[in-house]
Context: one part of a larger RNA
RNA sequence: CCGUAGCUAAGGAACUCGGCAAAUUAACCCCGUAACUUCGGGAGAAGGGGUGCCCCUUUUGGUGAAUUAUUUACUAAGUAAACUGAGGGGGGCCGCAGUGAAAUGGCCCAAGCGACUGUUUAACAAAAACACAUGACUCUGCGAAGUCAAUCAAGACGAUGUAUAGGGUCUGACACCUGCCCGGUGCCGGAAGGUUAAGAGGAGAGGUCAGCGCAAGCGAAGCUUUGAAUUGAAGCCCCGGUAAACGGCGGCCGUAACUAUAACGGUCCUAAGGUAGCGAAAUUCCUUGUCGGGUAAGUUCCGACCUGCACGAAUGGUGUAACGAUUUGGGCGCUGUCUCAGCUACGGGCUCG
Numbered sequence: 001c002c003g004u005a006g007c008u009a010a011g012g013a014a015c016u017c018g019g020c021a022a023a024u025u026a027a028c029c030c031c032g033u034a035a036c037u038u039c040g041g042g043a044g045a046a047g048g049g050g051u052g053c054c055c056c057u058u059u060u061g062g063u064g065a066a067u068u069a070u071u072u073a074c075u076a077a078g079u080a081a082a083c084u085g086a087g088g089g090g091g092g093c094c095g096c097a098g099u100g101a102a103a104u105g106g107c108c109c110a111a112g113c114g115a116c117u118g119u120u121u122a123a124c125a126a127a128a129a130c131a132c133a134u135g136a137c138u139c140u141g142c143g144a145a146g147u148c149a150a151u152c153a154a155g156a157c158g159a160u161g162u163a164u165a166g167g168g169u170c171u172g173a174c175a176c177c178u179g180c181c182c183g184g185u186g187c188c189g190g191a192a193g194g195u196u197a198a199g200a201g202g203a204g205a206g207g208u209c210a211g212c213g214c215a216a217g218c219g220a221a222g223c224u225u226u227g228a229a230u231u232g233a234a235g236c237c238c239c240g241g242u243a244a245a246c247g248g249c250g251g252c253c254g255u256a257a258c259u260a261u262a263a264c265g266g267u268c269c270u271a272a273g274g275u276a277g278c279g280a281a282a283u284u285c286c287u288u289g290u291c292g293g294g295u296a297a298g299u300u301c302c303g304a305c306c307u308g309c310a311c312g313a314a315u316g317g318u319g320u321a322a323c324g325a326u327u328u329g330g331g332c333g334c335u336g337u338c339u340c341a342g343c344u345a346c347g348g349g350c351u352c353g
Stems, first nucleotide, its partner, number of pairs: 001348008010339002014337001019334001027051005036041001038173001052093012067077003070073001094098001106332007113324002118130002135170006146157003174319004179249003184246002186242005193237003199231002204226005211218002250268005277311001278308001289305005
């Protein structure tokens, strides 16, 4: 000097990103216990008091001799006998200290997120992520949909189930709710018309070759190379529906008897122009917005305001008791975290060997 423990005057978070770490608290009995609440909780809320040993007395249990009774037997009654459990009251004794060691909750207030118990990155993340009960949409009529299957397989799961069932997707307890848009993309339905493949079809054209012709050339049948019209499904175009499908949810100008603001009006555009609720938010750039609270002093925090760069309704909106090794702010207690360091024990380091 380091590590691991223990103690510390006065102060008590001044430390620090942050009370990280440590300390406090702690068992049992009694008293007492708020807001809020889904009436279950919250709650061990909080906050107080007691606890050892000896003697006396008392209450109430258990077992139960002696004794008594009779229907004489694994009988019943019965005691302030004895032993024993749990208390109450009074008196006394000792220590700094009586849950005398050890084990053994610190607490409160406010807010965010997630309802909850659960699950997760084996070995840097336990969470606000996943799951969840709930809600909704959608597919599936049974040899079901969906899934597995080395053969266009057998077969299996689904399921020894049958739409109150099974699969997929989203949401995520509960309460109050969940607005407008179907123009685009998707899905569902429709079939009149347009477009449209193979196939069918075979007009026509070419090659070859009998034959004809003096020749140029013409050229049947067959074989062969092509090939127009016509016909021809789904799809697409088209017509409807559908947003708890993917998604989307405006701009400019003017106007009231101070000013300011604009209930009101005009105009352009759109499929429709963001409703309720919330809002500088896990979302706010400007921004440490402004006001209020808390502090002597507060970029954080809480309550408001609304100018929402760029909230918003099952990619759910807003609340919410309980819950959380969750995140944020504040307070009480407590402390070597600190002012500021000291001492002790043990183990290293160091010296010698």